The RNA shown here (transfer RNA) has 73 nucleotides and comes from a Patescibacteria group bacterium. The organism belongs to Bacteria candidate phyla, within Bacteria. Model confidence (mean pLDDT): 81 of 100. It was read from a public genome assembly. It matches the Rfam family "tRNA". Gene Ontology term of the family: triplet codon-amino acid adaptor activity.
RNA sequence: GCCAUUGUAGCUCAGUUGGUAGAGCACGUCAUUGGUAAUGACGAGGUCACCAGUUCGAUCCUGGUCAAUGGCU
Numbered sequence: 001g002c003c004a005u006u007g008u009a010g011c012u013c014a015g016u017u018g019g020u021a022g023a024g025c026a027c028g029u030c031a032u033u034g035g036u037a038a039u040g041a042c043g044a045g046g047u048c049a050c051c052a053g054u055u056c057g058a059u060c061c062u063g064g065u066c067a068a069u070g071g072c073u
């Protein structure tokens, strides 16, 4: 220098051939217990990496930028 893949909650990851996003762990509150742990219920937490385009509508499609990983030279 070229090519490919990935980027979603604090962490690990789903997701939808385009219709406003979920799980587990972690966190908070409550219940349970003599108390703790465990367990159960409820809750909070997301400009879906960034910038544009297409579309009535984009996490999803297209282009560019950035970052990580891998491959080739």
Stems, first nucleotide, its partner, number of pairs: 001072007010025004019056001027043005049065005